RNA sequence: GAGCGCUUAGCUCAGCUGGUAGAGCAACUGACUUUUAAUCAGUAGGUCGAGGGUUCGAAUCCCUCAGCGCUCA
Repeated sequence: GAGCGCUUAGCUCAGCUGGUAGAGCAACUGACUUUUAAUCAGUAGGUCGAGGGUUCGAAUCCCUCAGCGCUCA
C1' cells in the first nucleotide's frame, strides 16, 4: 500500500425483507432467609464507532473517515 471481516447496554452477543432496539451475565430494589449465598419478582441502563447522503421512515442501503482483527504485497 491492497483485499476481507468486525464496531449495538458495564461485559458477551442477537436484531429477518428498512417500520422506530432486545437476550444472557453483571448492577440496583423488593420478597424469601438468623445472615450471606441460591431462588423468585421487578427497575434502571443505548448518540447502534464518527460525519454525510437516500427515504415518509436507517442499527439495517450508499459514500468518506477512525479503531480492531486476518490475509497478501

Predicted 3D model of a 73-nucleotide RNA (transfer RNA) from Nitratireductor sp. It was read from a public genome assembly. The source organism's lineage runs through Bacteria, Pseudomonadota, Hyphomicrobiales, Phyllobacteriaceae and Nitratireductor. It matches the Rfam family "tRNA". It is annotated as a transfer RNA.